This is a predicted structure of a 468-nucleotide part of an RNA (small-subunit ribosomal RNA, 3' major domain) from an uncultured bacterium. The prediction has a mean pLDDT of 85.
Context: one part of a larger RNA
RNA sequence: UGACGGGGGCCCGCACAAGCGGUGGAGCAUGUGGUUUAAUUCGAAGCAACGCGAAGAACCUUACCAAGGCUUGACAUCCCACUGAAUACGUUAGAGAUAGCGUAGUCUACGGACAGUGGUGACAGGUGGUGCAUGGUUGUCGUCAGCUCGUGUCGUGAGAUGUUGGGUUAAGUCCCGCAACGAGCGCAACCCUUAUUGUUAGUAGCCAGCGGGUAGAGCCGGGCACACUAGCGAGACUGCCGUGGAUAACACGGAGGAAGGUGGGGACGACGUCAAAUCAUCAUGCCCCUUAUGUCUUGGGCUACACACGUGCUACAAUGGCGCAUACAAAGAGAAGCGAGACUGUGAAGUGGAGCAAACCUCAAAAAGUGCGUCUCAGUUCGGAUUGUAGUCUGCAACUCGACUACAUGAAGCUGGAAUCGCUAGUAAUCGCGAAUCAGAAUGUCGCGGUGAAUACGUUCCCGGGCC
Numbered sequence: 001u002g003a004c005g006g007g008g009g010c011c012c013g014c015a016c017a018a019g020c021g022g023u024g025g026a027g028c029a030u031g032u033g034g035u036u037u038a039a040u041u042c043g044a045a046g047c048a049a050c051g052c053g054a055a056g057a058a059c060c061u062u063a064c065c066a067a068g069g070c071u072u073g074a075c076a077u078c079c080c081a082c083u084g085a086a087u088a089c090g091u092u093a094g095a096g097a098u099a100g101c102g103u104a105g106u107c108u109a110c111g112g113a114c115a116g117u118g119g120u121g122a123c124a125g126g127u128g129g130u131g132c133a134u135g136g137u138u139g140u141c142g143u144c145a146g147c148u149c150g151u152g153u154c155g156u157g158a159g160a161u162g163u164u165g166g167g168u169u170a171a172g173u174c175c176c177g178c179a180a181c182g183a184g185c186g187c188a189a190c191c192c193u194u195a196u197u198g199u200u201a202g203u204a205g206c207c208a209g210c211g212g213g214u215a216g217a218g219c220c221g222g223g224c225a226c227a228c229u230a231g232c233g234a235g236a237c238u239g240c241c242g243u244g245g246a247u248a249a250c251a252c253g254g255a256g257g258a259a260g261g262u263g264g265g266g267a268c269g270a271c272g273u274c275a276a277a278u279c280a281u282c283a284u285g286c287c288c289c290u291u292a293u294g295u296c297u298u299g300g301g302c303u304a305c306a307c308a309c310g311u312g313c314u315a316c317a318a319u320g321g322c323g324c325a326u327a328c329a330a331a332g333a334g335a336a337g338c339g340a341g342a343c344u345g346u347g348a349a350g351u352g353g354a355g356c357a358a359a360c361c362u363c364a365a366a367a368a369g370u371g372c373g374u375c376u377c378a379g380u381u382c383g384g385a386u387u388g389u390a391g392u393c394u395g396c397a398a399c400u401c402g403a404c405u406a407c408a409u410g411a412a413g414c415u416g417g418a419a420u421c422g423c424u425a426g427u428a429a430u431c432g433c434g435a436a437u438c439a440g441a442a443u444g445u446c447g448c449g450g451u452g453a454a455u456a457c458g459u460u461c462c463c464g465g466g467c468c
Stems, first nucleotide, its partner, number of pairs: 008468006015459002019423005026314008034305002042053002064300007073123001077122002079119006087104007106113002125289002128287003134283002136278003139274001141272001146185006152161003165176003191266004196234007205224003210221003237260001240254005316416001320375007332363003337356002342351003382413001387408007429451007
């Protein structure tokens, strides 16, 4: 000077408390440990690993294992020689890689170009090691309010001062004081979005008034009022009033206002900490492999299963289940795509192909809700695991190992011990919708809207943090 204290003072945070809903019990999904295995590839490890890298493992991916091949190599540059091919299709052997045969099959200004084969070595190649050699990127403390510098002053010096103090703030925010005076990185603002409104524009959006028209319909003429879309503006600044305060900063109350004291949300993460994470995104030093630790292929594995843990989904029901009828979104995606009406099928889906590179057409039905009916507290008309049979779709291919459908089957489960998590408002809870990845394959992830609460006395205590 820091750090630490079951030292003190001040302050903050869903930190506790007050509430609401969960997890921990059940079944399943998913990740991890362990065990097993020829292999179950590798990494991540308290918070800050464990629905994490992976925005999607049947082959591929794929890095692992077994078997079969190759050795200047699957990929790059250079040299020499030879060939006219490469490639496509058919065919033979093979699990395939690959090898053989047949047919088709380059340009030229004739120098060559291009491609293939063979050779030579320089080299290629490595998801091999080291994240404790590194760059870059990221997590975390933490969106916490801090971290420093120049000059001056003080101290022999390490250092101190400034940055402490009195108030105040979300804030080292601001005011006042002061051997300090200034400044930088942070805070805030500038950016995006949302809430109000003016204006410009008016199709693909809209329809008030006018006319036409229909079984119905902005369907047509017409219009751009309204809504909406998307550009430019306005608006909020403690600006105004009152009270308190040191006459300050500021706090509290009020007016006006769509919005009030940072309006809500996002992006944005100081100096640094953890030899934190990543050599498997990429790059890279050094080390290691070089007929293999490289590379090609087929099949298997990453999906195993006495068990243990994390994260989720579905439930245990009547604020409910089931049946019929019926209403209201937002945000997205679409050409090797989205695919309407119609027809077939109990259904998944199929046939067919209108329209649409989209404010035009399609996905698309929103669901919870509302109305009527039924069930009457039961392991049930709750719950749906598991299993059987028959199917649909994607794809060379669903055995290992896909999703979905129909019929049948109908397990555990009657609200969960110790313990533990999230959330302060359009939030929690609950309801559906979409997208990325993607041939197919979400209960995950990222978004979108609908319905819509309870509680906060307070800071003694637990946890984390700031200042003295």
It matches the Rfam family "Bacterial small subunit ribosomal RNA". Its family is annotated with structural constituent of ribosome and ribosome in the Gene Ontology.